[in-house]
A computed fold for a 72-nucleotide RNA from Candidatus Rehaiarchaeum fermentans, annotated as transfer RNA.
NCBI's taxonomy places the organism under Archaea, Nanobdellati, Candidatus Parvarchaeota, Candidatus Rehaiarchaeum.
The same sequence occurs in records of 2 taxa.
The sequence is in RNAcentral, with records from ENA.
Its Rfam family is "tRNA". About the family: Transfer RNA (tRNA) molecules are approximately 80 nucleotides in length.
């Protein structure tokens, strides 16, 4: 310099163009003399950044950032 690939709550994860899933975690009840377990709920994502296409984008298309592999 050139290709591919990965980026989603506090961490890891699902989503084939139609409300963004689940799990730990966190917080409230309840249970207990307490504390873990358990059970009920509830909060927390402008989907890496900027543009485009589309009625409609996390998904498609272009351009950066950042990690990571391959070639030179």
């Nucleotide at each position: 310099g050139g290709g591919c690939c990965u980026a989603u709550g506090g961490u890891c994860u699902a989503a084939u163009g139609g409300c963004a899933u689940g799990a730990c975690g966190u917080c409230u009840c309840c249970u207990u003399c307490a504390c873990a377990u358990g059970g009920a709920g509830a909060a927390g994502a402008u989907u890496g950044a900027g543009g485009g296409u589309u009625c409609a984008a996390a998904u498609c298309c272009c351009u950066c950032u950042a990690g990571g592999c391959c070639c030179a």